[in-house]
RNA sequence: UCAUCGAGAUCAGCCGAGGGACAGGCCCAAAGACGCUGAAGCAACCUGUAAAAGACAAUACGUCUUGCAAGCAAGGUGCUAAAUCCUGCGGCGAUAGCCGGAAGAUGA
Numbered sequence: 001u002c003a004u005c006g007a008g009a010u011c012a013g014c015c016g017a018g019g020g021a022c023a024g025g026c027c028c029a030a031a032g033a034c035g036c037u038g039a040a041g042c043a044a045c046c047u048g049u050a051a052a053a054g055a056c057a058a059u060a061c062g063u064c065u066u067g068c069a070a071g072c073a074a075g076g077u078g079c080u081a082a083a084u085c086c087u088g089c090g091g092c093g094a095u096a097g098c099c100g101g102a103a104g105a106u107g108a
Base pairs, nucleotide, nucleotide: 001108002107003106004105005104010039011038012037013036014035018028019027020026022088023087024086025085040080041079042078045076046075047073048072049071052066053065054064055063056062084103089100090099091098092097
């Protein structure tokens, strides 16, 4: 810089107090969260992977049409509470809400 972010996918062991990026809210958490390790899984960003048939031409260097991969695999990442948990800034709107942006995350 670009793309995507309302889908999907959990068990065991260890540890022991905060965790969900930030602020507010709301949640998760000693019936052990978060984190670490192992195994399993999800997804498909990168990656890998296939081929022919016919027509024209006329001996060559070919040309055209149709078909295929919007598939399959899972090597590198990533992810496996809640919509990126919701809101945050702006516009429309009576509200509800809708649209866009910012911030963040992931990949290239």

Overview: The RNA shown here (SAM riboswitch aptamer (S box leader)) has 108 nucleotides and comes from uncultured Micavibrio sp. The organism belongs to Micavibrio, within Bacteria. The sequence is in RNAcentral, with records from MGnify. Its Rfam family is "SAM riboswitch aptamer (S box leader)". About the family: The SAM riboswitch is found upstream of a number of genes which code for proteins involved in methionine or cysteine biosynthesis in Gram-positive bacteria.